A computed fold for a 78-nucleotide RNA from a Candidatus Bathyarchaeota archaeon, annotated as transfer RNA. Rfam family: tRNA. Rfam links the family to the GO term triplet codon-amino acid adaptor activity. The source organism's lineage runs through Archaea, Thermoproteati and Candidatus Bathyarchaeota. RNAcentral records the identical sequence in 3 taxa.
[in-house]
RNA sequence: GGGCCCGUCGCCCAGCCAGGAUAGGGCACAGGCCUCCUAAGCCUGGGGUCGUGGGUUCGAAUCCCACCGGGCCCGCCA
Numbered sequence: 001g002g003g004c005c006c007g008u009c010g011c012c013c014a015g016c017c018a019g020g021a022u023a024g025g026g027c028a029c030a031g032g033c034c035u036c037c038u039a040a041g042c043c044u045g046g047g048g049u050c051g052u053g054g055g056u057u058c059g060a061a062u063c064c065c066a067c068c069g070g071g072c073c074c075g076c077c078a
Stems, first nucleotide, its partner, number of pairs: 001074007010027004020058001029045005051067005
């Protein structure tokens, strides 16, 4: 230098291919119920500029372009 894959709540992931209106789940966290207390269980809640910027579109996490970060493979060099 070339190719491929990944980046989404604190952590792990789904959704992306085939655009659709408030982005969902598990764990964790906070409050409550229960209990003598804790754990477990049950209920409720907070938390996301969907890596960054631009484009297309009535509408983008999703499509296109560039860039950033991570991983794998290939090539080049003296």